This is a predicted structure of a 344-nucleotide part of an RNA (small-subunit ribosomal RNA, central domain) from Pugionium dolabratum. Its Rfam family is "Bacterial small subunit ribosomal RNA". Its family is annotated with ribosome and structural constituent of ribosome in the Gene Ontology.
Context: one part of a larger RNA
């Protein structure tokens, strides 16, 4: 390299779009590039492998093969190419519905604190047990107000949405999908996707607001042999908001998109249709179990780790090291691409 492989063993890019390229439905016609049969030429001579002649090295002589290239005649099923057509793949159209999908606005209510007043009169608080802290300068409880900021309890679910990350108090405006029926329209207009561009939790970054809990870093009590820690009691970034970078996650279904074939049973969402007393069928999702069948096993099993195919990414023993050197982005931190001495 080939094989072979990627749920847990090395290995599915974090997710999308999408360009090059690669695959690619049904029918006729027509061409003959690919493709394929047939001859005829050419493949120089040694060389090679066969025979033959010879004791035997050689040495002669006949043959063969030289997988190819050119030249006529030819076949038309498949590939490519031109033309006409089809409707099942795909897309439009009408008519429903469902939904924490996005983006802006506006708004509620309970809690926490802080503050203010009034009642009160000794402790609160905190733990395994304790001090730190906190209070006669009136706390902790309690009423009533007032501020302010963050999240959204019940309804909540193995639910639903969304490419993914994710998304949830209520309304409002704007907007992206998607599902079911009818099949009215288009006529393969598809699938994948190297480069590229987009979007991508949390934490970090800039700049400018905000700041109630919560709380790395750090103070202060404790625990301990110590305790740079679990525990307790304070707290500054940050956690929120704009805009604007970063570009990583066990971004996990550790399971790459997509099409098609495949025994059954429960259960649940959203439609459609028949019942209408339960149910039943039929599409799309979201779960449990299992038949076959695949797996080293566990375990997948119609949402397949099963049978088939197309097209990407990626794997090739541990360490070295996701490091070093270049190189490309970024303000930085950094991330992307990524070896090799030596070692077992």
């Nucleotide at each position: 390299c080939u094989a072979g492989g990627c749920g847990u063993a090395a290995a599915g890019g974090g997710c999308a779009c999408g360009u090059a390229g690669g695959c690619g439905g049904u029918u006729c016609a027509u061409c003959g590039g690919g493709u394929u049969g047939a001859a005829a030429g050419u493949g120089a001579a040694a060389g090679u492998c066969g025979c033959c002649a010879a004791a035997a090295a050689g040495u002669g002589g006949c043959g063969g093969a030289a997988u190819g290239c050119u030249u006529u005649c030819g076949a038309a099923a498949c590939c490519a190419a031109u033309g006409a057509a089809c409707u099942u793949g795909a897309g439009u159209g009408a008519g429903a519905c469902a939904g924490a999908g996005g983006a802006g606005a506006g708004u509620g209510g309970a809690a926490u604190u802080u503050c203010g007043u009034g009642u009160g009169g000794a402790g609160g608080g905190g733990u395994g047990a304790a001090a730190a802290c906190u209070a006669c300068a009136g706390a902790u409880c309690u009423a009533c107000g007032a501020a302010g900021g963050a999240a959204c309890g019940c309804c909540a679910a193995a639910a639903g949405c969304g490419a993914a990350g994710g998304c949830a108090g209520c309304u409002c405006u704007c907007u992206g999908g998607g599902u079911c029926u009818c099949u009215a329209c288009c006529g393969a207009c598809g699938c994948u996707g190297g480069g590229g561009u987009g979007c991508g939790a949390a934490a970090g970054c800039a700049u400018g607001g905000g700041g109630a809990g919560c709380a790395a870093a750090c103070g202060g009590g404790a625990u301990u042999a110590g305790a740079u820690a679990c525990c307790c009691u304070g707290g500054c970034a940050g956690u929120c908001c704009a805009u604007g970078c970063c570009g990583u996650a066990a971004a996990c279904g550790a399971u790459g998109a997509g099409u098609g074939u495949u025994c059954g049973c429960c259960c649940u969402u959203g439609g459609u249709c028949u019942a209408c007393g339960c149910a039943g069928a039929u599409c799309a999702g979201g779960g449990g179990c299992u038949c076959a069948g695949c797996u080293a096993a566990c375990g997948c099993g119609g949402u397949a780790a099963a049978c088939a195919c197309u097209c990407c990414g990626c794997c090739u023993a541990g360490g070295g090291a996701g490091u070093a050197c270049g190189g490309u982005c970024g303000c930085a931190a950094g991330a992307c691409c990524g070896a090799a001495a030596c070692u077992c």